[in-house]
RNA sequence: GCCCCCAUCGACUAGUGGUUAGGUCACCACUCUUUCAAGGUGGUAGCAGGGGUUCGAGUCCCCUUGGGGGCG
Repeated sequence: GCCCCCAUCGACUAGUGGUUAGGUCACCACUCUUUCAAGGUGGUAGCAGGGGUUCGAGUCCCCUUGGGGGCG
């Protein structure tokens, strides 16, 4: 230099163009317990950035950024 793949809550991860973007752990509150842990109930928190297509984009296209792999 060229090619391919990936980017979603703090972490891991699901998501046929029409969902209130879901789950597990973590965190917070309440509950339970003599107390802690475990358990129960509820809550906070997310689509890398920009542009395009579309009535509608996390999802499709382009560019950029970051990460991984291959070739030279």
A computed fold for a 72-nucleotide RNA from a bacterium, annotated as transfer RNA. Rfam family: tRNA. Gene Ontology term of the family: triplet codon-amino acid adaptor activity. The family's RNA type in Rfam is transfer RNA. Model confidence (mean pLDDT): 81 of 100.